[in-house]
RNA sequence: GCCGGGGUGGUGAAAUUGGUAGACACGCAACACUUAAAAUGUUGUGAGCGUAAGCUCUUGCGGGUUCGAUUCCCGCCCUCGGCA
Numbered sequence: 001g002c003c004g005g006g007g008u009g010g011u012g013a014a015a016u017u018g019g020u021a022g023a024c025a026c027g028c029a030a031c032a033c034u035u036a037a038a039a040u041g042u043u044g045u046g047a048g049c050g051u052a053a054g055c056u057c058u059u060g061c062g063g064g065u066u067c068g069a070u071u072c073c074c075g076c077c078c079u080c081g082g083c084a
Base pairs, nucleotide, nucleotide: 001083002082003081004080005079006078007077010026011025012024019067027045028044029043030042031041032040046057047056048055049054060076061075062074063073064072
């Protein structure tokens, strides 16, 4: 240099004929149980603003197509593999 895979909450990882993003697991918090803890169970858990109701933003970054993009197209960055 060329070709291909990947980048999604705190972590791993789902979701693709374009239509409620984050299922599931881990972690974390509160509570229950316990003399206490562990284990287990229940509930909650993306970010910012707000007393709250709620509002805005969010799939590596920037554009494009579309009523609508994690998904399709273009450029770039990072990473893994192959070829030279």